[in-house]
RNA sequence: AACGCUAGCGGCGCGCUUAAUGCAUGCAAGUCGAGCGAUGAGACUCCUACGGGAGCACAUCAGCGGCAGACGGGUGAGUAACACGUAGAUGACGUACCCUCAAGACGGGGAUAACGGAUGGAAACAUGCGCUAAUACCGGAUGACCUUACGAUGUCAGAAUGGUAAGGAAAGCUACGGCGCUUGAGGAGCGGUCUGCGGCCCAUCAGCUAGUUGGUAGGGUAAAGGCCUACCAAGGCGAAGACGGGUAGGGGGUGUGAGAGCACGGCCCCCCACAAUGGGACUGAGACACGGCCCAUACUCCUACGGGAGGCAGCAGCAGGGAAUAUUGCACAAUGGACGGAAGUCUGAUGCAGCGACGCCGCGUGAGUGAAGAAGGCCUUCGGGUUGUAAAACUCUUUUGAGGGGGGAGAGCGAGGACGGUACCCCUGGAAUAAGCGUCGGCUAACUACGUGCCAGCAGCCGCGGUAAGACGUAGGACGCGAGCGUUAUCCGGAUUUACUGGGCGUAAAGCGUCUGUAGGCGGAUGUGUAAGUUGGGCGUGAAAGCUCCGGGCUUAACCCGGAGAGGCCGUUCAAUACUGCAUAACUUGAGGGUGUCAGAGGGGAGCGGAAUUCCCGGUGUAGCGGUAAAAUGCGCAGAGAUCGGGAGGAACACCAGUGGCGGAGGCGGUUCCCUGGGGCACACCUGACGCUGAGAGACGAAAGCUAGGGGAGCGAACAGGAUUAGAGACCCUGGUAGUCCUAGCCCUAAACGAUGGACACUAGGUGUUGUCUGUACCGACCCGGACAGUGCCGAAGCUAACGCGUUAAGUGUCCCGCCUGGGGAGUACGCACGCAAGUGUGAAACUCAAAGGAAUUGACGGGGGCCCGCACAAGCGGUGGAGUAUGUGGUUUAAUUCGAUGCAACGCGAAGAACCUUACCAGGGCUUGACAUGUCGCGAACCUCGGGGAAACUCGAGGGUGCCUACGGGAACGCGAACACAGGUGGUGCAUGGCUGUCGUCAGCUCGUGUCGUGAGAUGUUGGGUUAAGUCCCGCAACGAGCGCAACCCUCGUCCUUAGUUGCCAGCAUUCAGUUGGGCACUUUAGGGAGACUGCCGGUGAUAAACCGGAGGAAGGUGGGGAUGACGUCAAGUCAGCAUGCCCCUUACGUCCCGGGCGACACACGUACUACAAUGGUCGGGACAACGGGCAGCCAACUCGCGAGAGUGAGCUAAUCCCCUAAACCCGGCCUCAGUUCAGAUUGCAGGCUGCAACUCGCCUGCAUGAAGGAGGAAUCGCUAGUAAUCGCCGGUCAGCAUACGGCGGUGAAUCCGUUCCCGGGCCUUGUACACACCGCCCGUCACACCAUGGAAGCUGCCACGCCCGAAGUCGUUACCCCAACCCGUAUGGGAGGGGACGCCGAAGGCAGGGCU
Repeated sequence: AACGCUAGCGGCGCGCUUAAUGCAUGCAAGUCGAGCGAUGAGACUCCUACGGGAGCACAUCAGCGGCAGACGGGUGAGUAACACGUAGAUGACGUACCCUCAAGACGGGGAUAACGGAUGGAAACAUGCGCUAAUACCGGAUGACCUUACGAUGUCAGAAUGGUAAGGAAAGCUACGGCGCUUGAGGAGCGGUCUGCGGCCCAUCAGCUAGUUGGUAGGGUAAAGGCCUACCAAGGCGAAGACGGGUAGGGGGUGUGAGAGCACGGCCCCCCACAAUGGGACUGAGACACGGCCCAUACUCCUACGGGAGGCAGCAGCAGGGAAUAUUGCACAAUGGACGGAAGUCUGAUGCAGCGACGCCGCGUGAGUGAAGAAGGCCUUCGGGUUGUAAAACUCUUUUGAGGGGGGAGAGCGAGGACGGUACCCCUGGAAUAAGCGUCGGCUAACUACGUGCCAGCAGCCGCGGUAAGACGUAGGACGCGAGCGUUAUCCGGAUUUACUGGGCGUAAAGCGUCUGUAGGCGGAUGUGUAAGUUGGGCGUGAAAGCUCCGGGCUUAACCCGGAGAGGCCGUUCAAUACUGCAUAACUUGAGGGUGUCAGAGGGGAGCGGAAUUCCCGGUGUAGCGGUAAAAUGCGCAGAGAUCGGGAGGAACACCAGUGGCGGAGGCGGUUCCCUGGGGCACACCUGACGCUGAGAGACGAAAGCUAGGGGAGCGAACAGGAUUAGAGACCCUGGUAGUCCUAGCCCUAAACGAUGGACACUAGGUGUUGUCUGUACCGACCCGGACAGUGCCGAAGCUAACGCGUUAAGUGUCCCGCCUGGGGAGUACGCACGCAAGUGUGAAACUCAAAGGAAUUGACGGGGGCCCGCACAAGCGGUGGAGUAUGUGGUUUAAUUCGAUGCAACGCGAAGAACCUUACCAGGGCUUGACAUGUCGCGAACCUCGGGGAAACUCGAGGGUGCCUACGGGAACGCGAACACAGGUGGUGCAUGGCUGUCGUCAGCUCGUGUCGUGAGAUGUUGGGUUAAGUCCCGCAACGAGCGCAACCCUCGUCCUUAGUUGCCAGCAUUCAGUUGGGCACUUUAGGGAGACUGCCGGUGAUAAACCGGAGGAAGGUGGGGAUGACGUCAAGUCAGCAUGCCCCUUACGUCCCGGGCGACACACGUACUACAAUGGUCGGGACAACGGGCAGCCAACUCGCGAGAGUGAGCUAAUCCCCUAAACCCGGCCUCAGUUCAGAUUGCAGGCUGCAACUCGCCUGCAUGAAGGAGGAAUCGCUAGUAAUCGCCGGUCAGCAUACGGCGGUGAAUCCGUUCCCGGGCCUUGUACACACCGCCCGUCACACCAUGGAAGCUGCCACGCCCGAAGUCGUUACCCCAACCCGUAUGGGAGGGGACGCCGAAGGCAGGGCU
């Protein structure tokens, strides 16, 4: 600045950034009568023959003439330029008005406007005739002086001085004061020209240039000059960026910044440029002239169609464009300007006013007291908090505003004030006239409620919103600023994120693939000179404004005034000489050379060699060979493969061979010869800084690829076939062409890597290895040591984000080069260059993302590695999956089949037991303070009985009954009624929660304190060596300790001891049918207490440790068996339907009551079980042995009845006493003999029993009858390591009844474990990672559709310069045509000079054609 919301006042500033788009209307430059003629109504004076005339003052449209219109005012289009800035030059120049000085102004002449007639035209205007004046014009005279020419002196230079010759002036007016005129000199101010230096972007613009560069001569100008012309020469500019393109007025300054910088150039000041667009000259001191002229073009207007007029980028104003920018104001009072002698006139310059919160500054909207902390609002845990001393109320003030009155300065003196009756001053009355805007998740000051429910919306970045939003909207409150507040745009800052100050390049972006070398940059040691850089002093300049400081004026401030200061990479002069430069002299250590010597796959060329593959020939020989994970294609009876002999050909060179060598890099490997480059060491003989780096440039440059010609054994893209596969355009196999090889020539890239440019110097070491020299040592191979040069590893300091580097630096320094600046787009497009092509080099933008990336950390993961566990596999035994049935689930169905659980870890789960109830579901019928709780009021005891309706709930009605406490008022419990608070909800949300539970997992782990290490995340401890069931223990260790887990402590079983014997037991005694009784308490047993086991002992192994192995003893041995016990955490795991609970929802219903139905349905599918398929069995008869438990609305003995379920009767037992209670498998014997059976029992019929209001839907049991599927179960899958599996029965809870389920109990009682490769799960260490919602991760490409941006192509637009054509105005030139007062010649006609016209050169616009850019 604009936009949104809002708005009380004043001062000072500022106000078309866009269309240099177009403009209606008015105004913005005139003035001088003291230059001139002319005109004038009227006034005055004079004269008058009264018609009038003369004069004077005054005035004046227009004209002649003078000065000014070149200033002032506007704009920023163009311009990358001596345009601007700064410092200079002008010995290459001009200057009206002003000032000073000097000299002068004599004497003449001819015209012309105005004016008067006349003509043409619509107009603008024009033409012709006649008259007239001047400070208008023109000769002549004079010349201090000036100009030109010549030569002299003179200067760095063309300054200057003097000499000769030629030429050159003038104007008057007057009020008599003066003003003006001419020539010259000087000054002041202003201007022209030239030069050094300075200030934009693009090299994807690299070459540009013909008046171009210079010279000579001439022209031109006020003036140098290719400024112009002719001729001559061929130059001039350019990587320190010419030429081209884009953009842009420049500066003083302004904003920002610590500064350096970066960005900008509005107001004000200086300069420039422009005046509709383009060109041109005239006049003039000055213009190529904003409000002058001519021409061309576009546009607008007038017109009588013939022709004319115009230029607001002056002030206002209008239209248009735009997000956007003001009054058609007042005045010349002040300041300044033009003219004038002056008065004065003119002045949209200027001074003021108006409009605009556009900016800066100032003021106000009140101040003090005031707690019942009022009311209201909002929040609330309902107690309160907050708004808030805020308000009200009381006291006070009056800035501002209102009314009234007075009233300056801005004027040297007198008159004169637009602003303006304004500022300012006084009086009156009254808190009166005056507050909003943004924000409140973090950054960033400020928090709650409601609404909304990924909706609506917010958002500068991160990000909010999917039902508890401090982020959306609203409200209350709060925070910030305040007549403003927010938003948007732009610039600087933060950003050391272009790094001059002040960055980087091993892995983050970044070292050219390597070398040689040009320009350039940098450069060893000593002296002398110089003084360019450098440093200091003086002088000049750096306009004013601005900025800083000091002071002053408007009440203050903003603003203004005065003084001082600061400000250049500027100029000039003097001085200094350390360093750098330059010149010169000398030096040897850098560099190079010399001599000697050494190592080497260094390079090029020509030969030679053997092994192997393949092929060819021949011999032997027969059926396969080959190939693979397995195969097949392929080869082979036409003789392969195998084997022996001979031959051909090409390519590559085993062993030696080595982080060995050489090379600048690429790279180089059999051997011999020839040619050739580089390097090391020793000596210190020569040169004397000759050096380092290196933009451009040049050379070399793996593989692949290309061209031409050879060559071709093996290998082998493409291709073909065979396999693999869902497919297989691959991996594997059989073949196989280019190519690989050679010669010549291209290509020029790479993870061309040490991802580390080159040179030099310095900065601890240790240990290998290569080469040479050397010491011990007189000769001498080793060993050992030293020096130099190379090549590795480990490491000090230091550096580094870390990793790491570390005398071969990524350390410390110096010099030079190259390169980087977020990711993608993209090493792409376009342009250019190179290339035969492939392609290479150089190398963007639009668009898009909020990251991309490095190093390291902790996890998780891996069809990575190591170690180790677990019924994990393996070894076994028995099952499931097939059948029938039971049960759960899915699905389907239904009025409803209530709900939940869903991989392991849902599915005989919640449910330890759905006929009603349960029950939550459905249909129907009812109730509405309710089935249940508390409170208030009223009535009634409660309660019981009966009747009508009804399926019941319920409803209608009748009757009986009168209790307990009492202070006599009443009260308690209960029932009924009423109204209101409220009840009620198995309605939602397990993703709002508590609690509880499952799971990894009874896996061995999970952490903390202190210390240490690390910039940090974090590590260490907890890793390592052993060992264990175990992070169990031992040892070691920058760790030392500790906690939760492990283990142990607890329960139970196993042995013994002890205590105690009733309901238990019975050895001995007595007794009985019987431990029945006496007796006894030893045993069994019961249930209290204790003992016992600890690797304690022995041997071996081990480190002498921990521990392990074996043994002894012992009931039990290395955790004795079993149980209980579940670390930090994970799964938003499960549960709102067990309970609790926030929020939401329902309230004559989503609550509640009742009856009936459903949860029990049935084409199917799955899980879990039961029973079987039989002879290790079935059945019949006889016989034996448990344990855990339960029992009074109960267990029920005995007896009777019934085939039986059961019934009847009834003793005992509140239970070590009585009962449930015959255990079964098992044993003995009989039958059955392999059969859908004497297996199996489903299903169904009949008849019964039991429970219960009630067994139809829908219970259990019994008897008789019926006798289905099933003959050992596909793929797959489960459990179990010992008293286990398997198998057999028993008991219990739930429960009226109902058990194949569940929880327990005992009986009988196995097999196998080589082992840890594999499957699953887990633990520790390590490794990789682009994963972290963590592999059920992440992520790539095609395709389909839509849209966006870009390249190409086609079409279209604009701009630029060049070539040619045409050629206006106009200057210049020419002129034989025309005109012609002054002046010159001439007696004169006439001529010259001058003017016009015509012609010529140049020349704007226009036309044609091609080119470039966009």
Small-subunit ribosomal RNA from an uncultured organism, 1414 nucleotides, folded computationally. The prediction has a mean pLDDT of 84. The RNAcentral record of the sequence draws on ENA.